A computed fold for a 350-nucleotide part of an RNA from Ulothrix subflaccida, annotated as small-subunit ribosomal RNA, central domain. The RNAcentral record of the full RNA draws on SILVA. The coordinates come from a structure-prediction model, not an experiment, and the mean pLDDT is 87. The organism belongs to Ulothrix, within Eukaryota. Rfam family: Bacterial small subunit ribosomal RNA.
Context: one part of a larger RNA
RNA sequence: CUGGGCGUAAAGCGUCUGUAGGUGGUUUAGUAAGUCUGUUGUUAAAUAUUAGGGCUCAACCCUGAACGAGCAGUGGAAACUACUAAACUUGAGUAUGGCAUGGGUAGAGGGAAUUCCCAGUGUAGCGGUGAAAUGCGUAGAUAUUGGGAAGAACACCAGUAGCGAAAGCGCUCUACUAGACCAUUACUGACACUCAGAGACGAAAGCUAAGGUAGCGAAUGGGAUUAGAUACCCCAGUAGUCUUAGCCGUAAACGAUGGAUACUAGAUGUUGCGCGUAUCGAUCCGUGCAGUAUCGUAGCUAACGCGUUAAGUAUCCCGCCUGGGAAGUACGCUCGCAAGAGUGAAACUC
Numbered sequence: 001c002u003g004g005g006c007g008u009a010a011a012g013c014g015u016c017u018g019u020a021g022g023u024g025g026u027u028u029a030g031u032a033a034g035u036c037u038g039u040u041g042u043u044a045a046a047u048a049u050u051a052g053g054g055c056u057c058a059a060c061c062c063u064g065a066a067c068g069a070g071c072a073g074u075g076g077a078a079a080c081u082a083c084u085a086a087a088c089u090u091g092a093g094u095a096u097g098g099c100a101u102g103g104g105u106a107g108a109g110g111g112a113a114u115u116c117c118c119a120g121u122g123u124a125g126c127g128g129u130g131a132a133a134u135g136c137g138u139a140g141a142u143a144u145u146g147g148g149a150a151g152a153a154c155a156c157c158a159g160u161a162g163c164g165a166a167a168g169c170g171c172u173c174u175a176c177u178a179g180a181c182c183a184u185u186a187c188u189g190a191c192a193c194u195c196a197g198a199g200a201c202g203a204a205a206g207c208u209a210a211g212g213u214a215g216c217g218a219a220u221g222g223g224a225u226u227a228g229a230u231a232c233c234c235c236a237g238u239a240g241u242c243u244u245a246g247c248c249g250u251a252a253a254c255g256a257u258g259g260a261u262a263c264u265a266g267a268u269g270u271u272g273c274g275c276g277u278a279u280c281g282a283u284c285c286g287u288g289c290a291g292u293a294u295c296g297u298a299g300c301u302a303a304c305g306c307g308u309u310a311a312g313u314a315u316c317c318c319g320c321c322u323g324g325g326a327a328g329u330a331c332g333c334u335c336g337c338a339a340g341a342g343u344g345a346a347a348c349u350c
Stems, first nucleotide, its partner, number of pairs: 004321003007304002012318001014201004021194003025088007033081002035077008049065006091191001092188003095184004103177007110154001114150008125136002162169002206247006215241002220236004258317006266295011278283001299306002323350003332343004
């Protein structure tokens, strides 16, 4: 090593595209590299094994025999892998026809609310809290009516509903655009799966430049509370939050569960499409495929739980783990404007 694991104990890259590599559907024929097998040579002697023998025995020594993996040559087998040739259609893709959708980008439009400004009415309070105070207000606030401006977000519908690789996506309309699903089974004919390195996307915060700034609001100032209060509560409020262009590349980026394929009881919802039946029709019922949920059999699991959307049964490929701390630190390197990110130890200690 044969023969460990990764939902929660250490461990699935945040997600995708994809190169090398690894792996790979069905049939026929051939080749014989892998594979299996015969034979020849070699594998020194000693040792080890074995049959005898010699020292009184043994250790020890002597004689003989046998075994063998590997390597090289040579003869054969052809199931499997591989290769060559030919073919197939189930995997994969294309086409045609449908269909659902907060998928993406851009433009245009809308109403409610908030704040501010102007004007009217109106008068002494408003606001805030556990209670207050700071604050605002007789230079007329709060309240209320009319008008205007600005920015940001889109109530109800809204749903363990939908879409997207993930991050994520929700007012309405228009343009452009991506993917899925269903049906037909027409075409190609294994074109597939996974993927080191590489590339692309990637919440929030943060950074650079130019705009914008209604509300909210790190920092900060003030008022309270308190023994103190660099907090929780209150009044203000800058960066930020928004837009455009670039950077950053991280999250409990979570289903804490990598991807693909096949197989393995059911039950109940729900979304999309199709078929059958009934119906004037909406639609009910049955059924197929694709999603999305709840429960549950076998099985699995340390247990919790998972359970056809597996954490079951198997195969292939990738990533990762190997006691706690030191430490995701130090050093080096790469990237970044910086913040920092990626990679990533040891001494020592328990």